This is a predicted structure of a 75-nucleotide RNA (transfer RNA) from a Phycisphaeraceae bacterium.
RNA sequence: GGGCGGUUAGCUCAGAGGCAGAGCGGCAAUGCUUUCGGGCAUUGCAUGGCGCUGGUUUGAAUCCAGCACCGCCCU
Numbered sequence: 001g002g003g004c005g006g007u008u009a010g011c012u013c014a015g016a017g018g019c020a021g022a023g024c025g026g027c028a029a030u031g032c033u034u035u036c037g038g039g040c041a042u043u044g045c046a047u048g049g050c051g052c053u054g055g056u057u058u059g060a061a062u063c064c065a066g067c068a069c070c071g072c073c074c075u
Base pairs, nucleotide, nucleotide: 001074002073003072004071005070006069007068010024011023012022013021018058026045027044028043029042030041031040032039033038051067052066053065054064055063
């Protein structure tokens, strides 16, 4: 220098034009349990505008271009 893949919640990831989600984790309440340190279950709550800048579109996390960063490969 070139090619490919990736960047979405604290973590792991889904979402591939039309309300930003799941699991785990965090906080609270309630119940059960406890060797009194905690453990388990249920319910509720909080946490992001999707790496950045432009473009297309009625509408962009999603499509296009450029850039940044991470990984792999080629040279």
Notes: The organism belongs to Phycisphaeraceae, within Bacteria.